Predicted 3D model of an 84-nucleotide RNA (c-di-GMP-I riboswitch aptamer) from a Clostridiales bacterium. It matches the Rfam family "c-di-GMP-I riboswitch aptamer". Rfam links the family to the GO term cyclic-di-GMP binding. The sequence was found by an Rfam model in a public genome assembly. The coordinates come from a structure-prediction model, not an experiment, and the mean pLDDT is 84.
RNA sequence: CAAAAUAACGGGCAAAGCGGUCGAAAGGCCGUGACGCAAAGCUUUGGGCCUAAGGUUGUUCACUAAGGCCGCCAGGCUGCUUAU
Numbered sequence: 001c002a003a004a005a006u007a008a009c010g011g012g013c014a015a016a017g018c019g020g021u022c023g024a025a026a027g028g029c030c031g032u033g034a035c036g037c038a039a040a041g042c043u044u045u046g047g048g049c050c051u052a053a054g055g056u057u058g059u060u061c062a063c064u065a066a067g068g069c070c071g072c073c074a075g076g077c078u079g080c081u082u083a084u
Base pairs, nucleotide, nucleotide: 003084004082005081012037013036017032018031019030020029021028022027035071041077042076043075045074046073047072048069049068050067054064055063056062
């Protein structure tokens, strides 16, 4: 430097639920809590998924992302450890 990780050491993150808060919603944030995670660090670039306030002729239905999810998959960038 590269690979590998089924081991070890030291740490890290934190699903669901519950409480608070922001939001039209999806969902975010804080606390609590641990199901899991070697990128469960960052990034919506491609796909997928969720929501539909506003808009689409007036209503219903329906459609629609400029709103979201990277702990859905892939890509990009960065990174800890060392039995092997």

Description:
Taxonomically the source falls in Eubacteriales (Bacteria, Bacillati, Bacillota, Clostridia).